[in-house]
Annotation: Transfer RNA from a Spirochaetaceae bacterium, 86 nucleotides, folded computationally. Its Rfam family is "tRNA". Lineage of the source: Bacteria > Pseudomonadati > Spirochaetota > Spirochaetia > Spirochaetaceae. The sequence was found in a public genome assembly.
RNA sequence: GCCGGCGUGGCGGAAUGGUAGACGCGGCGGACUCAAAAUCCGCUAUUCGCGAGGAUGUAGGGGUUCAAGUCCCCUCGCCGGCACCA
Repeated sequence: GCCGGCGUGGCGGAAUGGUAGACGCGGCGGACUCAAAAUCCGCUAUUCGCGAGGAUGUAGGGGUUCAAGUCCCCUCGCCGGCACCA
């Protein structure tokens, strides 16, 4: 340099055009207990709001579409293969 795959919360991951993060782990709070473990309940992307809720967010940018994590183009990063290496 060429070809292919991948990139989503703290972690593993789901959703393959139609409510993003299901489910699990971890974390925080609570219940139970003399206390703890186990178990159970709630919360757990960012941001605004007392709250009900709102806005934003799937590596970055652009496009298609009523609608994009998903399709198309460019870029970046990681992984694999091939080529070059006198």